Predicted 3D model of an 89-nucleotide RNA (c-di-GMP-I riboswitch aptamer) from a Gemmatimonadota bacterium. Taxonomically the source falls in Gemmatimonadota (Bacteria, Pseudomonadati). Its Rfam family is "c-di-GMP-I riboswitch aptamer". The family has 155 seed sequences and 5,092 matches in Rfam 15.1. Rfam describes the family as follows. GEMM was predicted in a large-scale screen for bacterial structured RNA regulatory elements. Of the family's consensus pairs, 100% are formed in the model. It was read from a public genome assembly, where an Rfam model found it. Its mean pLDDT, the model's own confidence on a scale to 100, is 87.
RNA sequence: CGCUGCCCAGAGCAAAGCCGGCGAAAGCCGGUGACGCAAAGCCACGGGGCUACUGCGGACCCCACCGCCAUGCCCGCCGAGCCGCCAGC
Numbered sequence: 001c002g003c004u005g006c007c008c009a010g011a012g013c014a015a016a017g018c019c020g021g022c023g024a025a026a027g028c029c030g031g032u033g034a035c036g037c038a039a040a041g042c043c044a045c046g047g048g049g050c051u052a053c054u055g056c057g058g059a060c061c062c063c064a065c066c067g068c069c070a071u072g073c074c075c076g077c078c079g080a081g082c083c084g085c086c087a088g089c
Base pairs, nucleotide, nucleotide: 002089003088004087005086012037013036017032018031019030020029021028022027035076041082042081045079046078047077048074049073050072055068056067057066058065
């Protein structure tokens, strides 16, 4: 340096649920909690998924409502990229 995660060590992260907060929502943050994770570290670049305040369109007396759109979000959906612990080969 490359591959691998059967074996070792020390650590790390934290799903759902619940509580508080932010947000129109998706979702995020903190606490609690552990389903899992060898990249469950970083990154929205490609694919995929979620949401639709505003906007556009429809409808309407109004309120309410319906459709479309990412500029919002998810890396704990997959791939690419960057970086990294231990062990084995």